[in-house]
Molecule: SAM riboswitch aptamer (S box leader)
Organism: Staphylococcus cohnii
RNA sequence: CUUAUUUCGAGAAGCAGAGGGACUUGGCCCAAUGAAGCUUCAGCAACCGACUUUAGAAGCACGGUGCUAAUACCAACGAUUCGCUCGAAUAAUAAG
Repeated sequence: CUUAUUUCGAGAAGCAGAGGGACUUGGCCCAAUGAAGCUUCAGCAACCGACUUUAGAAGCACGGUGCUAAUACCAACGAUUCGCUCGAAUAAUAAG
């Protein structure tokens, strides 16, 4: 850069010690009953590979990733029939 997906799902322990929810602004929320980060274990999902099949697709969860508060926490820009609306932008993840 291209393509696809993003209101589903899934957390404990140890170390650590004040921030975190991508950036900016405004909200809202999480956090000393312990944030970020690191480690271990567990789990979720099924993008890629492997494997199985009736070859449409599906299954599986062995390998490579990813993820495990709240819709990508909400709004911002445009459209609108004004709605739990649609689109864009940005971001994240996967494959190339």